[in-house]
Molecule: transfer RNA
Organism: Pseudomonadota bacterium
C1' cells in the first nucleotide's frame, strides 16, 4: 500500500428497514443475626461525519480503531 473481517450498557453477545434485548456486573429495596443465594424495582448503550429512507444498529460512502492476509 491493497484485501476481508470486527466496532451496541462495565464485560460478553442479541436485534426481516418499523419501540435497541439478554445474561453477568452496578444501585436500591425485600428476605437473613451478618454475609451469600433466591425475589422485586431501577440507571447505563448502536465508533466519527456524511447519503439514501416517511423511517437506518440494519442498505451506501469515507473516516477512525482493532484483527487477519497479501505486497
Nucleotide at each position: 500500500g491493497c484485501g476481508c473481517c470486527u466496532g451496541u450498557a462495565g464485560c460478553u453477545a442479541a436485534a426481516c428497514g418499523g419501540u435497541a434485548u439478554a445474561g453477568c456486573a452496578c444501585u436500591g429495596g425485600c428476605c437473613u443475626c451478618c454475609g451469600g443465594a433466591g425475589c422485586c424495582a431501577g440507571g447505563a448503550g448502536u465508533g466519527u461525519g456524511g447519503g439514501u429512507u416517511c423511517a437506518a444498529u440494519u442498505c451506501c460512502c469515507a473516516c477512525c480503531a482493532g484483527g487477519c492476509g497479501c505486497c